The prediction has a mean pLDDT of 81. A computed fold for a 73-nucleotide RNA from an Anaerolineae bacterium, annotated as transfer RNA.
RNA sequence: GGGCCCAUAGCUCAGCUGGGAGAGCGCUUCAAUGGCAUUGAAGAGGUCAAGAGUUCGAAUCUCUUUGGGUCCA
Numbered sequence: 001g002g003g004c005c006c007a008u009a010g011c012u013c014a015g016c017u018g019g020g021a022g023a024g025c026g027c028u029u030c031a032a033u034g035g036c037a038u039u040g041a042a043g044a045g046g047u048c049a050a051g052a053g054u055u056c057g058a059a060u061c062u063c064u065u066u067g068g069g070u071c072c073a
Stems, first nucleotide, its partner, number of pairs: 001072007010025004019056001027043006049065005
C1' cells in the first nucleotide's frame, strides 16, 4: 500500500427481506426471609463509531472517514 471482517445499553452479544431498538449479566426499587444469600416482580440506562447520500421510512442499502482484527505484498 491492497483485500476481507468487526464497531448496537456499564460488559458479552442478537437484531432475518428496510418499518416495534432488544436478550443475558450488571444497576435501582419493591415483595418473600430475623438478616445475608437466593428467588420473583417492576424500572432506569442507547447520537446503533462519525459524516454524507438513496428512500415515504436506514442499526440494516451506497460512499467517505476513524478505530480494532486478519490475510497478502
The sequence is in RNAcentral, with records from ENA.
Lineage of the source: Bacteria > Bacillati > Chloroflexota > Anaerolineae.
It matches the Rfam family "tRNA". By type it is a transfer RNA.